[in-house]
C1' cells in the first nucleotide's frame, strides 16, 4: 500500500417503542431510547421493497450490489 477485522483503545451512529411537528401516503426531521452497526457516513446508478391524488411522481442506503469518502491496528 493491498486485505483483514480483537472480549483492544478513543471517539462514533442508533432498531423496536414513547413523544412532537411535516406528509394523502411510503416516510422524513426532533427529543427520548437501545435491538443491533468498522462503514448503520455519502449517492437511488443496477436490482429488490414500498406508497399515492397512479398514464406518472415519489420513499426506503438498518434489504442487497456498485461508486466516493473515513477512524483505529492485535492476529
Nucleotide at each position: 500500500c493491498a486485505g483483514c477485522g480483537a472480549c483492544a483503545a478513543a471517539g462514533g451512529c442508533a432498531a423496536a417503542c414513547c413523544c412532537g411537528c411535516c406528509g394523502u401516503g411510503a416516510g422524513g426531521c426532533a427529543g427520548g431510547g437501545a435491538c443491533g452497526c468498522a462503514a448503520a457516513a455519502c449517492c437511488a446508478c443496477a436490482g429488490g421493497g414500498c406508497u399515492c391524488a397512479u398514464u406518472g411522481a415519489g420513499c426506503c442506503g438498518g434489504c442487497c450490489g456498485g461508486g466516493u469518502u473515513g477512524c483505529c491496528g492485535a492476529a